The RNA shown here (c-di-AMP riboswitch aptamer (ydaO/yuaA leader)) has 149 nucleotides and comes from a Dehalococcoidia bacterium. The sequence was found by an Rfam model in a public genome assembly.
[in-house]
């Protein structure tokens, strides 16, 4: 300096959620390492609790709105507040084929555990290794493969 290109496959995505070893040995199960992940737990420092308890895992947090039930106001329309629905429209967040940022597009915005209990936390101690999927685009930089000086 130019060129190629990173998406059709035993390929990949979300997700901590994989490898490797011995026992068994048809599988199945079982144990134990490594690596990824959570959780408890001192000083120091932080923390105003008072049951409508609190906490944890994760992106899943929040508001309106709509519907019965109910308390109070109130002549009436109607209003406020608190609970339940089932599920609308937003929204912190958070995901989409190497990777950063832009941009536009589409897509989730959930479940589920502890049990009256826990902030942080060194050393310690304790859990997980599931599961469910099929394939946006466009600029600019980098990283990677080639040539050539």
């Nucleotide at each position: 300096a130019u060129g190629c290109a990173g998406c059709u496959a035993c390929a990949g995505c979300c997700g901590a959620a994989u490898c490797c070893c011995g026992c068994a040995g048809a599988c199945a199960g079982c144990g134990g390492g490594a690596a990824c992940g959570g959780g408890g737990g001192a000083a120091c420092c932080a923390u105003u609790c008072c049951g409508u308890g609190g906490g944890g895992u994760g992106c899943a947090u929040u508001g309106c709105a709509c519907c019965g039930c109910c308390g109070c106001c109130a002549c009436c329309c109607g209003g406020c507040a608190g609970c339940g629905g089932g599920a609308g429209c937003a929204u912190a967040g958070g995901c989409g084929a190497c990777u950063u940022c832009c941009g536009a597009c589409g897509c989730c915005g959930a479940a589920c555990c502890c049990g009256u209990c826990a902030g942080c936390u060194a050393a310690c101690c304790c859990c997980g290794u599931a599961g469910g999927c099929u394939u946006u685009c466009g600029g600019a930089g980098g990283c990677g493969c080639g040539u050539a000086u």